C1' cells in the first nucleotide's frame, strides 16, 4: 500500500415561524359537551416513533380458568460444561467440514431393539461374477478355481506394502483403521499410550422408530370497575368445570347449548422496567455483584408534524398500540478498534 476476517458507533443536526399528543405544577367557574359515568377549555415547564418498530419464528412477565393430582396422546430439543426469568438463545470447549490464514459452518444421542428405503447405471445393492487371471479337456468352445486388476455407481463390503499361491484372497506378516480391556490427562465431551483380538454384512433416523430432557389452556379484542337500558324472556339437557382423551376430583338449579331482547358510553389495565448509562470487583467470556447517576411515547379512527434557511459522507430499509429477552429478514453510506495474507522499503 492492497485484499480480507471479526466487532462497535451513527441513522440527520442547528436556527426561526406555525401546529398537535400526553405528563407535572399553578389557575379556574356554579363555563362548555353529555342521559349519566365522565370529559374539555387557560398559563408555565420539560417530553414525544427504530436498529430493525418488520416477520409473528421461539421464550417469558402479566391476566383469567382450575382445592389439587396422575397417566396417555401430541409437540419441542438432542456432543460437553456454563450464563439466563426462560428459550430452539448466548458464551466457552470437544468432534467433524471448508479456507493459505485470521475465521466460518454443523442435519453432532442410538443402525448390534425392530421396520422401511437405496431410483438410474451396473453382471450384481443384505450379496455377486460382465471383462479379466489360472488350470483341465478337446480345438475355440466347455468345465472348475478366483475376487487381487478393469468397467458402472454416492456406495461393490476394511486401506496400503509385502510373503505366499496354478492364479489369487487377512490365507499370513508389518503399519493404519475397527472392537474390547487397562492406564494417564481433563469436571466432562474427548485425547494419548499399552495389550489382546476377530481378521469385520454399506449407507440412511430434516425416514418410521428407540432413548434422555422439557412443555396445562387461552390471551390486552386478556381482565377489572362505573353509568345507562332491557325480557330475573323462551326451549332443550342430565350434566358441567379442571381437559385434547382417560382415571380422579369439585359444582349442581349452578352450569351447558339454541333462539330472542337491551347496551355499543366512560375509566382503569397503560408504562419505573428481569430498564438504561458510568465506574469498581470476580470471571477467558456470556454474565454476576457493588457504588453513583438518569426517567426517555402511551394514541384509541388513531398525536410524534409542516415551511424556510444552513451544515453534511448519508437519508436507504422503513413508522409504537400490554411489556420484555432473543432469532430471522430488509438496508444508503461514513467512522473507529483488533487480527490475517500478499507486496515494497528501512
Nucleotide at each position: 500500500u492492497g485484499a480480507g476476517c471479526a466487532g462497535a458507533a451513527c441513522a440527520g443536526g442547528u436556527g426561526a415561524u406555525c401546529g398537535c399528543g400526553g405528563c407535572u405544577g399553578c389557575a379556574a367557574g356554579u363555563g362548555c359537551c353529555g342521559a349519566a359515568a365522565g370529559g374539555c377549555c387557560g398559563c408555565a415547564g420539560g417530553u414525544g416513533a427504530g436498529g430493525a418498530a418488520a416477520g409473528u419464528c421461539c421464550g417469558g412477565g402479566c391476566u383469567u380458568c382450575g382445592c389439587a393430582g396422575g397417566g396417555c396422546a401430541g409437540g419441542a430439543u438432542g456432543c460437553c460444561g456454563g450464563a439466563u426469568a426462560a428459550c430452539g438463545u448466548c458464551c466457552g470447549g470437544u468432534g467433524g467440514a471448508g479456507g493459505u490464514g485470521a475465521c466460518u459452518c454443523c442435519c453432532a444421542g442410538g443402525a448390534a431393539a425392530g421396520u422401511g428405503c437405496a431410483a438410474c447405471a451396473g453382471a450384481a445393492a443384505u450379496a455377486u461374477a460382465c471383462c479379466g487371471c489360472c488350470a483341465g479337456u478337446c480345438u475355440g468352445a466347455c468345465u472348475g478355481g478366483u475376487a487381487a486388476g478393469g468397467g458402472u455407481g454416492g456406495a461393490a463390503a476394511g486401506g496400503c506394502a509385502g510373503u505366499g499361491u496354478a492364479a489369487g484372497a487377512g490365507a499370513c506378516u508389518a503399519c493404519c483403521g475397527c472392537a474390547u480391556a487397562u492406564c494417564u490427562g481433563g469436571u466432562a465431551a474427548c485425547a494419548g499410550a499399552u495389550a489382546u483380538g476377530g481378521c469385520u454384512c454399506u449407507g440412511u433416523a430434516a425416514a418410521c422408530c428407540c432413548c434422555a430432557u422439557c412443555c396445562g389452556a387461552a390471551g390486552c379484542a386478556a381482565g377489572a370497575c362505573c353509568g345507562a337500558a332491557u325480557a330475573u324472556g323462551a326451549a332443550a339437557g342430565a350434566g358441567g368445570g379442571c381437559u385434547g382423551c382417560c382415571c380422579g376430583u369439585c359444582c349442581a338449579u349452578a352450569c351447558u347449548u339454541u333462539c330472542g331482547g337491551g347496551u355499543a358510553g366512560g375509566u382503569c389495565g397503560c408504562u419505573u422496567g428481569a430498564a438504561c448509562c458510568u465506574g469498581g470487583u470476580g470471571g477467558c467470556a456470556a454474565c454476576a455483584u457493588c457504588a453513583g447517576g438518569u426517567c426517555u411515547a402511551g394514541a384509541u379512527a388513531g398525536a410524534u408534524g409542516a415551511u424556510c434557511a444552513u451544515c453534511c459522507a448519508a437519508g436507504a430499509c422503513a413508522u409504537a398500540a400490554c411489556c420484555c429477552g432473543g432469532c430471522u429478514u430488509a438496508u444508503c453510506g461514513u467512522u473507529c478498534u483488533g487480527c490475517u495474507c500478499a507486496u515494497u522499503u528501512a